[in-house]
Order: sequence, then C1' cells, then structure tokens
RNA sequence: AUCGAUAAAGGCAAAACCAUUGAAAAAUGGUGACGCAAAGCUAAAGGGUCUACGGGUAAAUACCUAUGACAGCCAGUUGCCGAAG
Repeated sequence: AUCGAUAAAGGCAAAACCAUUGAAAAAUGGUGACGCAAAGCUAAAGGGUCUACGGGUAAAUACCUAUGACAGCCAGUUGCCGAAG
C1' cells in the first nucleotide's frame, strides 16, 4: 500500500411512530436498530434519483422544467484500528 477478524476502543443509525418546519421531495429533534469500515465531509463547477410551490405546454387533474432535496445510489475527498493473507 492492499485488505478487512466472531479482535480492542469507540462511532453512526434504516423502517416505523410522535413533535416541529416545508407546497412537496425532504429536514431537524425524540423513541427505535435494518444495517454500515468511512452510514465522516462534499449537492454551482461528475453521473444518477426524488419533488414540482412557481413557470411552461395543455385542457387529460396529464406532461415538461430546479433554482428545491437525497452523500444509507455510484463518485470525489479526508480519516480510526490492525488478525490472517
């Protein structure tokens, strides 16, 4: 450097429910653990996904659109520990 133990010390916290915020996606806090070796950080300068207040097309409550959101989708970047190979 790569790699990742039935290792040590610790860390994070999915779904669901409750409260608050928001048009929504979703976020924050509480309860809670499905999981995670980066589930740390980065969303205007990679790809992808979600939403559609507003705007547009339209007249089917349909479609398009990010400036909104997601890092627990990939990615980028920094980093704890050290058995075996």

Model confidence (mean pLDDT): 86 of 100. The RNA shown here (c-di-GMP-I-GGC riboswitch aptamer) has 85 nucleotides and comes from a Desulfitobacteriaceae bacterium. The source organism's lineage runs through Bacteria, Bacillota, Clostridia, Eubacteriales and Desulfitobacteriaceae.